About this RNA: The RNA shown here (transfer RNA) has 72 nucleotides and comes from Pestalotiopsis sp. 9143b. Lineage of the source: Eukaryota > Opisthokonta > Fungi > Amphisphaeriales > Pestalotiopsis. Its Rfam family is "tRNA". Gene Ontology term of the family: triplet codon-amino acid adaptor activity. By type it is a transfer RNA. The family has 954 seed sequences and 5,335,975 matches in Rfam 15.1.

RNA sequence: GGCGGGGUGGCCUAAUGGUAAGGCGCUACUUUCCGGUGGUAGAGAUUCAGGGUUCGAGUCCCUGCCUCGUCG
Numbered sequence: 001g002g003c004g005g006g007g008u009g010g011c012c013u014a015a016u017g018g019u020a021a022g023g024c025g026c027u028a029c030u031u032u033c034c035g036g037u038g039g040u041a042g043a044g045a046u047u048c049a050g051g052g053u054u055c056g057a058g059u060c061c062c063u064g065c066c067u068c069g070u071c072g
Base pairs, nucleotide, nucleotide: 001071002070003069004068005067006066007065010024011023012022013021018055026042027041028040029039030038048064049063050062051061052060
């Protein structure tokens, strides 16, 4: 350099073009003598960046950046 996969809360992973879901973690309450476990509730992501298409984009198209694999 060519080709392909990926980039979404602190972490991991979802999401037929139509209000971004879940787990872990975190916070509060409950449970306990205390802690852990269990239970209930809550906060937390304008989805890598910039354009384009569309009534509407995490999703489709273009360019760039980062990362993984592969070929030379």
The coordinates come from a structure-prediction model, not an experiment, and the mean pLDDT is 83.